Source information: Predicted 3D model of a 493-nucleotide part of an RNA (small-subunit ribosomal RNA, 5' domain) from a metagenome. The coordinates come from a structure-prediction model, not an experiment, and the mean pLDDT is 87. Its Rfam family is "Bacterial small subunit ribosomal RNA". Gene Ontology terms of the family: ribosome and structural constituent of ribosome.
Context: one part of a larger RNA
RNA sequence: GAACGAACGCUGGCGGCAUGCUUAACACAUGCAAGUCGAACGCUCUGGGGGCUUCGGUCUCCGGGGAGUGGCGCACGGGUGAGUAGCGCGUGGGAACCUGCCCAGUAGUGGGGGAUAACCGAGGGAAACUUCGGCUAAUACCGCAUGCUCCCCGGGAGCGAUCCUGGGGGAAAGAUUUAUCGCUAUUGGAGGGGCCCGCGUCGGAUUAGCUAGUUGGUGGGGUAACGGCCUACCAAGGCGAUGAUCCGUAGCUGGUCUGAGAGGAUGAUCAGCCACACUGGGACUGAGACACGGCCCAGACUCCUACGGGAGGCAGCAGUGGGGAAUAUUGGACAAUGGGCGCAAGCCUGAUCCAGCAAUGCCGCGUGAGUGAGGAAGGCCUUAGGGUUGUAAAGCUCUUUCGGCGGGGACGAUGAUGACGGUACCCGCAGAAGAAGCCCCGGCUAACUUCGUGCCAGCAGCCGCGGUAAUACGAAGGGGGCGAGCGUUGUUC
Numbered sequence: 001g002a003a004c005g006a007a008c009g010c011u012g013g014c015g016g017c018a019u020g021c022u023u024a025a026c027a028c029a030u031g032c033a034a035g036u037c038g039a040a041c042g043c044u045c046u047g048g049g050g051g052c053u054u055c056g057g058u059c060u061c062c063g064g065g066g067a068g069u070g071g072c073g074c075a076c077g078g079g080u081g082a083g084u085a086g087c088g089c090g091u092g093g094g095a096a097c098c099u100g101c102c103c104a105g106u107a108g109u110g111g112g113g114g115a116u117a118a119c120c121g122a123g124g125g126a127a128a129c130u131u132c133g134g135c136u137a138a139u140a141c142c143g144c145a146u147g148c149u150c151c152c153c154g155g156g157a158g159c160g161a162u163c164c165u166g167g168g169g170g171a172a173a174g175a176u177u178u179a180u181c182g183c184u185a186u187u188g189g190a191g192g193g194g195c196c197c198g199c200g201u202c203g204g205a206u207u208a209g210c211u212a213g214u215u216g217g218u219g220g221g222g223u224a225a226c227g228g229c230c231u232a233c234c235a236a237g238g239c240g241a242u243g244a245u246c247c248g249u250a251g252c253u254g255g256u257c258u259g260a261g262a263g264g265a266u267g268a269u270c271a272g273c274c275a276c277a278c279u280g281g282g283a284c285u286g287a288g289a290c291a292c293g294g295c296c297c298a299g300a301c302u303c304c305u306a307c308g309g310g311a312g313g314c315a316g317c318a319g320u321g322g323g324g325a326a327u328a329u330u331g332g333a334c335a336a337u338g339g340g341c342g343c344a345a346g347c348c349u350g351a352u353c354c355a356g357c358a359a360u361g362c363c364g365c366g367u368g369a370g371u372g373a374g375g376a377a378g379g380c381c382u383u384a385g386g387g388u389u390g391u392a393a394a395g396c397u398c399u400u401u402c403g404g405c406g407g408g409g410a411c412g413a414u415g416a417u418g419a420c421g422g423u424a425c426c427c428g429c430a431g432a433a434g435a436a437g438c439c440c441c442g443g444c445u446a447a448c449u450u451c452g453u454g455c456c457a458g459c460a461g462c463c464g465c466g467g468u469a470a471u472a473c474g475a476a477g478g479g480g481g482c483g484a485g486c487g488u489u490g491u492u493c
Base pairs, nucleotide, nucleotide: 001493002492003491004490006489007488008487009486010485013365014364015363016362017361018360019358020357021323026321027320028319030318031317032316035072036071037070040069041068043066044065045064046063047062048061049060050059051058052057079276080275081274088201089200090199091198092197093196094195097193098192099191102189103188104187105186106185107184108183109182110144112142113141119134120133121132122131123130124129150169151168152167153166154165155164156163157162174181175180176179202248203247204246209239210238211237214236215235216234217233218232219231220230221229251273252272253271254270255266256265257264258263278299279298280297281296282295301312302311303310304309329355331354332353333352337351338349339348340347341346368398369397370396371395378389379388380387381386402434404429405428406427407426408425412420437482438481439480440479441478442463443462444461448477449476450475451474452473458465459464
């Protein structure tokens, strides 16, 4: 000098765009953050219209609400950085794999069955919840049939890719407004993911030896898949001063800051990857999880309890306590973008878009302009003549940015739909009106005098000032620097 997610002191007019718990991965009151589908299904409540009626009811059409079965989603999006020195990440390769929804192609969608929730009845429990009996539907569940370029076993041709052939196995679901949406098998694609390898990736040798599923092989198991991934047996290997092992520290990267560069430091916001979700462990479901707002077990903590037993997990958005030098609203809207479900209408969306708070940062603008010497008054200094503050003020002539008041009023939305917002912007009105501070002035370093104090009180980044004329302390006048900021502290280069 530059920089900052900064903080502190003094001061503070406006706007735009950004940014805002770096500390306790501390504990959390309350609300919201993941639902949706009646064009899969039965039931129940209810509104309106019509027909019949013995006025009890019954049939039909159009709706609306509710829980339940079922489907898809809940593995995305959002948060955090604890752990991790690791194929975790970065980069470049690889072969033994999976893939819901989406796209393209081919073929199919035949015929049956038994249940079960809801509901009804009877119980248990303080509650959470739960037991027994009975009824019922489906795109829920299960057989049968058929079945390819699918899977398994075998034969043949071929170096192989692959082709031909025999046996065995395996599928489906319907809905409606009749035009579609679905369902099943399989091939290919796209996008996504799992796995392996080369190279790179902090400090410590006052850590020198480490290792028994350890290193390799064979058989078997397991996985979507390769593999000590697991297991039995066999062999005795494997790693290490080119730093193994151990200890400490740390999420990694694109980037960011600095620097002429090389490099050094760093990894907030944004983007990619990883890991985690009260702590530890485990699996279930599923195309996908070992699953933040799912389940089970154990633990700590908090809450309810009729003491038998139960409930919970903000490192989602707000918000509270606590910690701290320090970091915001318990806001609006789904209008846009995107996501889930749905044929759709639409519903949900603290993702997102906006608004609020904060000079936290960057950028822009304003606090007036011109004129004005009898150089007014006052202040300060003075050699008492004067000098300086100083064209500064007043006065005169103007202007009206920002702000204020009144009126109009968007783009963002290809047809409808605007939270933002009566916002931006435009027009008009009044009036210089509402808007300047902070640090410094001994040298480094730009800017000097007077008074007070008297090694005191104090200053200080370094050198150093202060003990009676202090340009260094305190005040004043004057001056210098920057300016809605200015200084200080901390950290990095």